[in-house]
Molecule: Bacterial small signal recognition particle RNA
Organism: Sphaerobacter sp.
RNA sequence: GGCUGGGUCCCACGCGGCAAGGACCCACGAACCCGGUCAGGUCCGGAAGGAAGCAGCCGUAAGUGGUCAUCCUUGGGUGACGUGGGGGUGCCUGGCUGGA
Numbered sequence: 001g002g003c004u005g006g007g008u009c010c011c012a013c014g015c016g017g018c019a020a021g022g023a024c025c026c027a028c029g030a031a032c033c034c035g036g037u038c039a040g041g042u043c044c045g046g047a048a049g050g051a052a053g054c055a056g057c058c059g060u061a062a063g064u065g066g067u068c069a070u071c072c073u074u075g076g077g078u079g080a081c082g083u084g085g086g087g088g089u090g091c092c093u094g095g096c097u098g099g100a
Base pairs, nucleotide, nucleotide: 001097002096003095004094005093006092007091008090009086010085011084012083013082014081015079016078018075019074020073021072022071023070025066026065027064028063034059035058036057037056042051043050044049
């Protein structure tokens, strides 16, 4: 010098990881215009019984706060990651081979 493989480069997909948001979980949370149970008392009734229902208690909505882990969404100069395709100007590297 020749042929050829790989990497660097580009695209796509996938995996892990990081960040943000949401969900899940816990706590708080409506005097009344949420629910349940409704002491006392009130009303209807001759009575038996029934009705509405304040306070209290319990549970919760909107919402607030907290949170290891888990799930969903989005994103990147996330990764001495993977697969496939592209590229052959340049650089690095391997194999075979010819000449000096």